[in-house]
RNA sequence: AUAUUAGAGUUUGAUCUUGGCUCAGGAUGAACGCUGGCGGCGUGGAUAAGGCAUGCAAGUCGAGUGGGUUUAGACCCACGGCGAACGAGGUAGUAACACGUGGGAAUUUCCCCCAGAGUCGAGCAUAACUGGCCGAAAGGCCAGAUAAUUCUCGAUGGUCUCUAAGGAGUAAAGAUUUAUCGCUCUGGGAAAAGCCUGCGAGAUAUCAGCUAGUUGGUAAGGUAAUGGCUUACCAAGGCUAUGACGUCUAGGGGAGCUGAGAGGCUGACCCCCACCGAUGGGACUGAGACACGGCCCAUACACCUACGGGUGGCUGCAGUCGAGAAUCUUCCGCAAUGGGCGAAAGCCUGACGGAGCGACGCCGCGUGAUGGAUGAAGUACUUCGGUACGUAAACAUCUUUUAUCAGGGAAGAACUAAAGUGACGGUACCUGAGGAAUAAGGGGCUGCAAAACUCGUGCCAGCAGCAGCGGUAAAACGAGUGCCCCAAGCGUUAUCCGGAAUUACUGGGCAUAAAGGGUGCGUAGGUGGUCUUAUUAGUCGUUUGUUAAAACUCCCGGCCUAACCGGGAAGCAGUGAACGAAACGGUAAGACUAGAGAGAGUGAGAGGUUAGCAGAACUCAUGGUGUAGGGGUGAAAUCCGUUGAUAUCAUGGGGAAUACCAAAGGCGAAGGCAGCUAACUGGCGCUUAUCUGACACUCCAGCACGAAAGCGUGGGUCGCGAACGGGAUUAGAUACCCCGGUAGUCCACGCCCUAAACGAUGAUCACUAGCUUUUUGGAGUAUCGACCCUCUGAGAGGCACAGCAAACGCGUUAAGUGAUCCGCCUGGGAAGUACGGCCGCAAGGCUAAAACUCAAAAGAAUAGACGGGGGCUCGCACAAGUGGUGGAUUAUGUGGUUUAAUUCGACGCUAAACGAAGAACCUCACCAAGGCUUGAAAUUCAGUUGAAAUUCUCCAGAAACGGAGAACCUCCCACAAGGACAACUGGACAGGUGAUGCAUGGUUGUCGUCAGUUCGUGGUUUGAAUUGUUCCCUUAAGUGGGGUAACGAACGCAACCCUCGUGGCCUGUUACAAGUGUCAGGCCAGACUGUCCUGUUCAACAGGAAGGAAGCGGGGAUGACGCCAAAUCAGCAUGUCCCUCUGACGCCUUGGGCUACACACAUAAUACAAUGGUCGCUACAAAGAGACGCAAGACCGUAAGGUGGAGCAAAUCUUGAAAAGCGGCCCCAGUUCGGAUUGAGGUCUGCAACCCGACCUCAUGAAGUUGGAAUCACUAGUAAUCGCAGGUCAGCUAUACUGCGGUGAAUACGUUCUCGAGCCUUGUACUCACCGCCCGUCAAGCCAGGGGAGCCGGGAGUGCCCAACGCUCCGCUUUACUGCGGAUCUAAGGCAAGUUCGGUGACAAGGGUUAAGUCGUAACAAGGCACGGCUAGCGGAAGCUGGUCGUGGAUUUAUUUCAAA
Repeated sequence: AUAUUAGAGUUUGAUCUUGGCUCAGGAUGAACGCUGGCGGCGUGGAUAAGGCAUGCAAGUCGAGUGGGUUUAGACCCACGGCGAACGAGGUAGUAACACGUGGGAAUUUCCCCCAGAGUCGAGCAUAACUGGCCGAAAGGCCAGAUAAUUCUCGAUGGUCUCUAAGGAGUAAAGAUUUAUCGCUCUGGGAAAAGCCUGCGAGAUAUCAGCUAGUUGGUAAGGUAAUGGCUUACCAAGGCUAUGACGUCUAGGGGAGCUGAGAGGCUGACCCCCACCGAUGGGACUGAGACACGGCCCAUACACCUACGGGUGGCUGCAGUCGAGAAUCUUCCGCAAUGGGCGAAAGCCUGACGGAGCGACGCCGCGUGAUGGAUGAAGUACUUCGGUACGUAAACAUCUUUUAUCAGGGAAGAACUAAAGUGACGGUACCUGAGGAAUAAGGGGCUGCAAAACUCGUGCCAGCAGCAGCGGUAAAACGAGUGCCCCAAGCGUUAUCCGGAAUUACUGGGCAUAAAGGGUGCGUAGGUGGUCUUAUUAGUCGUUUGUUAAAACUCCCGGCCUAACCGGGAAGCAGUGAACGAAACGGUAAGACUAGAGAGAGUGAGAGGUUAGCAGAACUCAUGGUGUAGGGGUGAAAUCCGUUGAUAUCAUGGGGAAUACCAAAGGCGAAGGCAGCUAACUGGCGCUUAUCUGACACUCCAGCACGAAAGCGUGGGUCGCGAACGGGAUUAGAUACCCCGGUAGUCCACGCCCUAAACGAUGAUCACUAGCUUUUUGGAGUAUCGACCCUCUGAGAGGCACAGCAAACGCGUUAAGUGAUCCGCCUGGGAAGUACGGCCGCAAGGCUAAAACUCAAAAGAAUAGACGGGGGCUCGCACAAGUGGUGGAUUAUGUGGUUUAAUUCGACGCUAAACGAAGAACCUCACCAAGGCUUGAAAUUCAGUUGAAAUUCUCCAGAAACGGAGAACCUCCCACAAGGACAACUGGACAGGUGAUGCAUGGUUGUCGUCAGUUCGUGGUUUGAAUUGUUCCCUUAAGUGGGGUAACGAACGCAACCCUCGUGGCCUGUUACAAGUGUCAGGCCAGACUGUCCUGUUCAACAGGAAGGAAGCGGGGAUGACGCCAAAUCAGCAUGUCCCUCUGACGCCUUGGGCUACACACAUAAUACAAUGGUCGCUACAAAGAGACGCAAGACCGUAAGGUGGAGCAAAUCUUGAAAAGCGGCCCCAGUUCGGAUUGAGGUCUGCAACCCGACCUCAUGAAGUUGGAAUCACUAGUAAUCGCAGGUCAGCUAUACUGCGGUGAAUACGUUCUCGAGCCUUGUACUCACCGCCCGUCAAGCCAGGGGAGCCGGGAGUGCCCAACGCUCCGCUUUACUGCGGAUCUAAGGCAAGUUCGGUGACAAGGGUUAAGUCGUAACAAGGCACGGCUAGCGGAAGCUGGUCGUGGAUUUAUUUCAAA
């Protein structure tokens, strides 16, 4: 200088954090689904290294040679030479010098290049061929003849070998056209190959020890060559925690994908290397092989066969079967490039060049362009107006890429004397023709994540990557329409990287989220104070070699462009060599004292071990005194006691533990340690500065210690006390409580080795504000001495700054800032479990997974709710009182039952004399029966009519309805048309008390007339949130005052409104005899805690007093934010669904029902009597109502009532108040109480009182003698008691409801308890909010894993037996490595004992999972016995109990410490 880094969804009521899961991107030799026009360039058996039919893939040379055949050209066979070890294929094996990279020395090489020397002489065979023979074949045997660049011998020899240094041995091939090609030896080169080596490069320690040719030496053999490569002998070595050995997996590299990079993953195509050729073994030939298309043997498989015997190896190119999700033509050509042979022509070449198939990939092109509004039709939606598809189409004009047809038509050619030669291919390309003509789909549309509406469906069908959608209004399922994305493709699946800082080198963590080892000592290892000198394997720099090509990057160029291809350049990292630097690090040497240690002096201490002693308590025994109880609990009981307990006194025995001191204190590495004394002993602090001179820190391994419980042996045993026995409690109680009680607890010795072994905080060093307390040293000052005061160390606490932290909190004793070392973590569950190993007497400990399953699990904090948590306060909440309910009868409502129907709704408080302020018909919604169908009522259109309605009569009928007849016979305009009105017919439509109050509006109940509920701005906090609204005083009150990071405000409270109570004024229709005003209506005044006293912060306010009609005066209306998916679709309105032109869930009618009746509940009335009943007499209201009405006086009737009608649209008229008072009787009884029930006779309303009305008279005269458990209302004109009126209404079931007045009490000490409410605080695992959450057994289905008597199979080895072919050697033999025999080694095979991996397995155990199973209630609140860790026993189960430990326990009191004021 350049380039470069993106997040989101999901745990919660909400928040922050931790942490996992999921998504968006890129990639692939891919596959699958739907779809599919063209071209270029690539690419295509990844699974069964499974089996293969057929054809081809390695031949060539007559200028090395013999022969056969032929007219000739030529062809064929054989010998011989070269090639066949290349090329092509595959990746099985291999964790290795196989590969990569960098070095090295003890080697070889056919062909090729350069140079030198040589190429002389002789000989023996043999194939083809001929003849004969065997065999089915493959093939073979015998005899005969023959050639060579075949073979043999001799000569020479510079080279090489041996050597006794004299010497001995060792080579060749020719052909021929005379130009050359060969042959032999030697030296050199090029290139290739073999060998050695440093470094790099998988997993696993639940593989820890491995190794006998093993490690080295000597000698020999062997090889092209070094070497235990092989053999003999000698020695006992070699490797390993820096991971040997074993097991599993795997060809390696260049490179490819991804990524900002560091990394992670991969090893297709192309290139390099290695290895393999059906499986296993072996050698031969050769320059080269232990040989893919050569040989021998063994094995398996397949084929041929005449059954005797033979043959074969596609992991070459095509092709076939098989297995599989899946991978191509049995094509053309040697024209090009390359290879083999040849002197050459040439031949061969499934190498290669091409074509074909597959959207498998990358790249390019096209499926038309322009105009075109009536915004056509159609479809979809709609608020019904319209909108969208949409310039899209139609239509008009234009173009012709592509495809098709026709014509022309390459480069690629280099060779060769010439002639001549192109598979691709009549291809690319060029020109022309016709004609928009031949060419668009896939996925998606809830969020992440671009794009939405309608219909169908109704937790069904289905979707889904995650969160999640679907239970009648689904933008999430299916369809349609529209839209979004990409496009000849689009999606899905699989796999890899990324996002993931989610293994963190770059770049994470461990108090509470997962994570510090229980503690110390300590080896290896890692790290290490100050100064000097030297050196330089670390480190840094320069130069240089290497890092194959291809690929990546940059530049340039070639195919129309691109993909693709060509040329050039640059280059990281790694590594070799040379030179240089010396700061840091290492090494070596020397020095120092600040780290560390030692010495001297001194101090504190429950540090440890052993022994002895002491007092209190307890218990036992004995004796005394003494008598009926004791003990225990919530209450009891078991238990002890008249055989004398408990209590008390005395004496004696026993074991365990050490009050006070004592503390937040002290000591120790931790566990832990407490009476006193003694002995022995470890560590620590301070002072000093005498000594050593870095001796240090941390520590895998290892070693030691390690509470309680537990185990073994032997003692001991007072108390306590698992287990166990008994008593209680309880539904049960294997518990909590009680009575007993064994192990154990104690001692000695030996084991075990775990804890919430905790500060949930590893060790060491350094640095970074303070204040204060305490333990224990030192110094100074002071003092006679001490105390005090100041300074300075080492410990132990509290608060707090900076800083850190998710927050809580930590904060010189760090959880701050840095350094070094160790241990540990990586989602929850399964699981600290299984298997394996080590340890243990056992119990068990240490080490330590996976399958499967979930999308969370978790931490801290916040707001609520809740608590059998706490504090404060209030309420007829309790208490104090009065009267009731619950018992009786009746009324009314409800449940239940019944019924044809007993219509419906309402169900704790907040349903039940509620909707209903009036069910005989009607109401009416229910039931039975009979009828109507545009309808009983509404709007509108068309047509017809001019009436219709109404009234009356008749027929049938229960009526509705139906049929017939009669009366009546319209208005405007007026000629008609038209209009009004009405009927009928037809069509739109009506109608529904049918469903859903969980689709809604409106209205209402309740907490509650409780005092609360919020907002703006500001402040605090990462944030949810908080502050305000908390605190103190006060109030009926979030009422007011004070204080205050808050200041203000809103809805509530209060006030404003009505009414009653006092006074004044005005008015006066009826009221009063008048005047008047005690009456009626209206207006105003009055109370504001104003005044005084007391308390107080002298603020609000409270208590008291005066005055006053009245000191928040009484009552009403008024109901915050919200809660209960509270109530109501049947008051009304209303979305959606449903029923209706198929006689109904609509409408009309008659009758019935809502009034039933074994029973249960709720609300009332009346009573049970003497404070009463009854009879007589006699007073005193208020508020209402009245014309389809209230009705007086009078008369009749015992009465209900009747006749009649004065008066009154009302302060005028109508509407007897009762209880009370006075007097008589009743005399405590089922009564002169009580009135139910029933009989008879009447009255009234009404079409109609049977189901089913009220009232009157006479008669009848039931239960009931004050009400169990329980429960309700009320604080003053209240309760209680007494009547009156009204609404509804023809009448009434009213004893109900709403009002009115009359008479008129008792009690409140107080807030412990019950219920409800408010505020503050605390705990929480609850938030559907305790009617919450949640644990375990058992029962059922499903799933995976482990154990398991066994059974089966695979792998790698060991020992032994047998041993093919073959190399080597030996013996005999032969012309001859000829033949025979033998020895060593060995593949395959067999036997045996193990080892390891896998499959299967009766059975038993545990785990996980599954809307509504069983039993309990363990945990979360003090969870009702605080919970939890370790350990032991017990129990259906959660669990309980004992011992010890932790706080990750609430609450309260006292003492004390610290802090604040």